This is a predicted structure of a 350-nucleotide part of an RNA (small-subunit ribosomal RNA, central domain) from an uncultured bacterium. Its Rfam family is "Bacterial small subunit ribosomal RNA". Gene Ontology terms of the family: ribosome and structural constituent of ribosome. Its mean pLDDT, the model's own confidence on a scale to 100, is 88.
Context: one part of a larger RNA
This record gives sequence, structure tokens and C1' cells, in this order.
RNA sequence: UUGGGCGUAAAGCGCACGUAGGCGGCUUAGCAAGUUGGAUGUGAAAGCCCUCGGCUUAACCAAGGAAGUGCAUCCAAAACUGCUGAGCUUGAGUACUUAAGAGGAUCGCGGAAUUCCCGGUGUAGAGGUGAAAUUCGUAGAUAUCGGGAGGAACACCAGUGGCGAAGGCGGCGAUCUGGGAAGAUACUGACGCUGAGGUGCGAGAGCGUGGGGAGCAAACAGGAUUAGAUACCCUGGUAGUCCACGCCGUAAACGAUGAGUGCUAGGUGCUGUGGGUAUUGACCCCCGCGGUGCCGCAGCCAACGCGUUAAGCACUCCGCCUGGGGAGUACGGCCGCAAGGCUAAAACUC
Repeated sequence: UUGGGCGUAAAGCGCACGUAGGCGGCUUAGCAAGUUGGAUGUGAAAGCCCUCGGCUUAACCAAGGAAGUGCAUCCAAAACUGCUGAGCUUGAGUACUUAAGAGGAUCGCGGAAUUCCCGGUGUAGAGGUGAAAUUCGUAGAUAUCGGGAGGAACACCAGUGGCGAAGGCGGCGAUCUGGGAAGAUACUGACGCUGAGGUGCGAGAGCGUGGGGAGCAAACAGGAUUAGAUACCCUGGUAGUCCACGCCGUAAACGAUGAGUGCUAGGUGCUGUGGGUAUUGACCCCCGCGGUGCCGCAGCCAACGCGUUAAGCACUCCGCCUGGGGAGUACGGCCGCAAGGCUAAAACUC
């Protein structure tokens, strides 16, 4: 509890879709609910305020008046909000053309490399480290050549690059499919923004069932190191990592920066696209729209910094904060197979 805030001090939900609600472009006519003005009634007494009076004064008391921001009814106004009707095109959307993209899903294909198996050559070492050892090897290893199996990941291209709402997405091809951008017209005519609840998506790890298992590798074992070494280093190695289906629903889910709209100097890269100029043509150069970076004026900021991709100037809607610890804990509720998640205190203490 008003207010002030939320990049780094406490504070933007991980992201989206969307219900209620809140908010909403331009013109015009009407209504009069909100709004504004007026009138009437009411707004007890006491009190407060003003005037005057009574106790010698004051406090106190008495009389009169005013006020009483409110409510109701009636009359009036029509700018704004609202409602109803009519219209508009700039917001929003649809159709058309064009190009870009690791956007998503499914199926198939490819080469390099590691490991393992078979065969050939070949012989005493190999491996590993700071140095070693555990380990492998005369039952033929390491090295090298040929063949085969299998799983996972896709060097170069690669970018300060692109796409996606976020998580995230990278070999090649096909099929299905989402979104965005530019251009030129035509059409719809405010159809919009946000979004409590709700619903969906959501890295990794983890869980369930069934597959798969090359490499890597929690746990674990051994070897070292060390005062010790439940580590860092080494040799092994199981879950897991992979696939299908179903859960989980978290993160430094970060730009630590909610979404939308408008306005406010520029300079310089990259990227998609259009126009102009030029040319045989592609470039170069100039102008525009969308995205993505860097620098920077004004302004903002406690500073750092931000700065047309704002943390500037404003508006709309949502979420959140309110000293540190206790504690994102207990209890309760909801969800989950579990792990746990979401919601969320207090005593006490400084």
C1' cells in the first nucleotide's frame, strides 16, 4: 500500500496462442448513460466557522447565521467518453509476383574418422605422463595394406552470416509443411493492441516401456600425485549420451532489458529485396523498405553505459519488487511413477 520502481542495487512470467477484462484510427447524424451547468428538496441535534449575548475574565454556556465537498428529482448543454445508424482508408488483413533462409516433420543416400572382426606384411615393443605406473603385446601387439561389421557426428564451406516466438536449428536429396520480407495493383473496411485465469511449446539432466550401443563418459575399480587426495593427471569402465512412444517442466531458459504503437541528429559494416543512373552485360555509384552489428548527437543514467534494435520522449495492457538472514524453506493445496515442480509463510535474529 499512497507512492516510487524493475539492464548490473529487490523486481520482466522461459516463450507463445488466446478467454474474460482493460485500452483503441478518421468523418458525420442521433441519443444523453458517463460528463458539465442551473433549480428544487434533503443533508437531525450537538460539534467546526462567523456575529452577538450570559457567568468579574477565560475555559464553559446560550441565541442567530453560514457551511455541510453528498444524495434524489427536474430543466438545460452536446465538446469529450459511451451507445446506435451511415460512411472513409492511413491501422489490421486477403489475393498476385519475386527472391532468401541450419524454420519444422518424415523417408532415403554419402564420404572422412574412431572402435571391433577376418586376412596379408612385419617384430619387440606399444601406450601413457611433468615423470611414471596401472594397461596392451612373442597365444604376435603397436605400425602398415586389403576386406567386413556397427553406431554416432557431419571437417572445409562458416561469417562480426541466416532462420525461428522462445527452447533451438548445420553433410546431400526427395516429400509434406509453418513463418517472415520486398514489389505492384485490387479487395475487405477498425476486423486492432494487450491479456488475469486457461491451453500449448519448452536446452540439458532425470524417469517409464521397448530397442540400440562405435566413441565419449557420472558412478565405480585400479595406477599416480600428496602430509592426506573420497580430486585435478593416467588406464579401464556402467548408467547415460542415440531411436520410438509416454512423462518431467527446470536453467546465468540472458539482451540478466515484457508486448504493442507513435515521435526524436547522424556515420559506417553485413544481409534480403526494390528503384534510379550506367553498361553489350555483370559491377561501381545514388535513393528506399525489412533484418542484423558497431560508433555516436540530443536526451537519459548513481555510475557503468543506453542511444531510431533506447535504458530518450509519450500512451495502452500485462507481470513483478518493497531491508538482510530464516527461505524459495515449513505447512496446506494442486501436479508428478519418482526425482521433484508450482503456489508460499511465521517464530526468531541482525